[in-house]
Background
RNAcentral holds the full RNA, with entries from ENA and SILVA. A computed fold for a 477-nucleotide part of an RNA from Arthrobacter sp. BJC16-A4, annotated as small-subunit ribosomal RNA, 3' major domain. Taxonomically the source falls in Arthrobacter (Bacteria, Bacillati, Actinomycetes, Micrococcaceae). Its Rfam family is "Bacterial small subunit ribosomal RNA". Gene Ontology terms of the family: ribosome and structural constituent of ribosome.
Context: one part of a larger RNA
């Protein structure tokens, strides 16, 4: 100098504590381990793997396993030779790939050549084969934690110290004050974004106060910029004002005035380093390896297996609840190989059929808890839906293995879960739906976003876990 400590001191974080919901039990679902399997590709493994690469395995994907092929190759570029040749097609063989026949037959310029295309030789394609402990670039954790350096100077024989320590404050090495330091970078904050309130401009596809016109009914029409809303620009907050604390410094507590008050709320944004941390299966990449095969097509089965194990999620146990009938209220997305509406049929998924719509116009669109009316009265029940047989529908060459979805009939386990854990401080928790990505369908209950309705508590830092900063010890480097 760090580094540890069941050693002080000071502080701070959903770390405790006080609520408030689960998890831990039961069913499914999705990973993962183990087992099994020809094969169940391969990676990730303490926080920080395990609904994780994967925003979507019936074929393809697909890397894995069987069988069958082909070996200048599925794919690139040069060369040398040959051939009037691509492309499309038929016929036998076969699961197909492929292998054998066959029909048909380019173009510029035309001795030939050059484009293209094949077939023959070679140079080489090719590896989702190792190595992430050989590597860039990538990403994750401490941690959005508040620290980590530098140049001159000084102090020290040196390692090194100072500064950057102190005494306030601060979320903050944030500032202020003071000091052998003086300054400076990278971090912190600021500028970006978005939500909150206002003004001006501009009004279509948006709105409709107010004045006509029509309708069953509707901005449906003339009009109209008033509102809403949109795009664009600007104001607006800064402890700026009063008081009180304070070294009257930095700043804090109160209050006012405002839509907002002391960082107004969210988001992006991750210092110097740590983990030989991920990750060679995204990409590149050195080396090694494989070259009739560890390249490569094609068919088929596998990744979906099942005594067990966990990890995350649903769905529940019920009456603040189920079913039944009625009825209201979002926001933010997608749509031309799509999105599909009213009328029509089907009990239902849907079918038939096409208005409109390259969209603030038209469509997905039905939000859905709520609310109002009726039934059920504590039971394995009109909870609860697993599993099971029937019989349908859709996608798609093709739902056995191995899709969703409907309709009938049945109806399993679960009485709020043991030790122990996990989330979360305000439009948050909890609750309820809606939508996107991947997508032909789909195993989505995951994911990433939107709005609805909407709370309890925080005394306090003694204890548990991280972590800053200081200071005496150990003597580990």
């Nucleotide at each position: 100098u760090g580094a540890c400590g069941g050693g002080g001191g000071c502080c701070c974080g959903c770390a405790c504590a006080a609520g408030c919901g689960g998890c831990g039990g039961a069913g499914c679902a999705u990973g993962c381990g183990g087992a099994u399997u020809a094969a169940u590709u391969c990676g990730a493994u303490g926080c920080a793997a395990c609904g994780c690469g994967a925003a979507g395995a019936a074929c393809c994907u697909u890397a894995c396993c069987a069988a069958g092929g082909c070996u200048u190759g599925a794919c690139a570029u040069g060369a040398a030779c040959c051939g009037g040749u691509a492309a499309c097609g038929c016929c036998u063989g076969g699961a197909a790939a492929c292998a054998g026949g066959u029909g048909c037959c380019c173009c510029g310029c035309u001795u030939g050549c050059g484009g293209u295309c094949g077939g023959u030789u070679u140079a080489c394609a090719g590896g989702u084969g190792g190595u992430g402990c050989a590597u860039g670039g990538u990403u994750g954790u401490c941690g959005u934690c508040a620290g980590c350096u530098c140049g001159u100077g000084u102090c020290g024989u040196g390692a090194g110290a100072u500064g950057u320590u102190g005494g306030g404050u601060u979320a903050a090495g944030u500032c202020c004050c003071g000091c052998a330091a003086c300054g400076a970078g990278c971090g912190c904050a600021a500028c970006c974004c978005u939500c909150u309130u206002u003004c001006u401009a501009u009004g279509u596809u948006g709105c409709c106060a107010g004045c006509g016109c029509g309708u069953g009914a509707u901005g449906g029409c003339g009009g109209g910029g008033a509102u809403u809303c949109a795009u664009a620009g600007g104001a607006g907050a800064c402890u700026c004002c009063c008081g009180g604390g304070g070294u009257c410094a930095a700043u804090u507590c109160g209050g006012a005035g405002g839509a907002a008050g002391g960082g107004g709320g969210g988001g992006c944004g991750g210092a110097c380093g740590u983990c030989a941390a991920u990750u060679c299966u995204u990409c590149a990449u050195c080396c090694c390896c494989c070259u009739u095969a560890u390249u490569u097509c094609u068919u088929g089965g596998g990744c979906u297996u099942c005594a067990c194990c966990c990890a995350u999620g649903u769905u529940c146990c019920a009456a603040u609840g189920g079913c039944c009938g009625g009825u209201a209220c979002a926001a933010a997305g997608g749509g031309u190989u799509g999105c599909g509406a009213u009328a029509c049929u089907g009990u239902g998924a849907g079918g038939g059929g096409g208005a409109g719509u390259u969209a603030a116009u038209c469509c997905c669109a039905a939000a859905a808890a709520c609310c109002c009316g009726g039934u059920u009265u504590c039971a394995g029940u009109u909870c609860g839906g697993a599993u099971u047989g029937g019989g349908u529908u859709u996608u798609g060459c093709a739902a056995c293995u191995c899709g969703c979805c409907c309709c009938c009939a049945g109806g399993a386990a679960u009485u709020g879960g043991g030790a122990g854990u996990c989330g979360u401080u305000a439009g948050u928790a909890a609750u309820c739906g809606c939508a996107g990505a991947u997508c032909a369908g789909c195993a989505a209950c995951g994911c990433u976003g939107c709005g609805u309705u909407g709370a309890a508590u925080a005394c306090g830092u003694u204890c548990c876990c991280g972590g800053c900063c200081u200071u005496g010890g150990u003597c580990c480097a």